[in-house]
């Protein structure tokens, strides 16, 4: 130094890197330079090592499934490519709701997972972050890492108001 087990720690715009781009060095008796003949330079090919590859917001009842899983932002490689994930799908547990005053069953629909029928609209959600300017470290160098400073979202969730929304059957008024 590798390879193997083992064990801790670590996460969901999250991990990784072989495509592609850049960077550096380096090879070919390659092409321009280029002529009589030639450096320096550029280019192209190939190899080595390196850099780059998602800004926040938002999101978990269980078990299976599932992969192009919400939402906006930005000088858009944030492209490509594997793997993973709180989406969604179906099932179970457990509730919400669903004309006539209340309750409690059954069935059917549409929903919740501490919140709950569908839709319309108002207010609320400490500070979006990055980008930007500035200035600091590391590095031959593409590029990282950090403080300050200033700004701009959307869905979602919360709190009200409008309008629309099923059958029976039990007591009992």
């Nucleotide at each position: 130094g590798a390879g193997u087990u083992u064990u801790a720690a670590a996460a969901a715009g999250c991990g990784c890197c072989u495509g592609a781009a850049c960077u550096a060095g380096g090879u070919u008796g390659g092409a321009c330079g280029a002529u009589c003949g030639a450096a320096a330079g550029u280019c192209a090919u190939c190899c080595u090592a390196g850099u780059u590859g998602a800004c926040g917001a938002g999101g978990a009842g269980g078990a299976g499934g599932g992969u192009u899983a919400u939402c906006g932002a930005a000088u858009g490689u944030u492209c490509g490519g594997c793997g993973g994930a709180u989406a969604c799908c179906u099932c179970c547990c457990g509730g919400u709701u669903g004309a006539a005053a209340c309750a409690a069953u059954c069935a059917c629909g549409a929903c919740c997972g501490u919140a709950a029928a569908u839709u319309c609209u108002u207010c609320u959600u400490u500070a979006a972050a990055a980008a930007c300017a500035a200035g600091g470290a590391g590095g031959c160098a593409a590029c990282u890492c950090c403080c300050u400073g200033u700004a701009c979202a959307a869905a979602g969730a919360g709190a009200g108001g409008g309008a629309u929304a099923u059958g029976a059957u039990u007591a009992a008024u």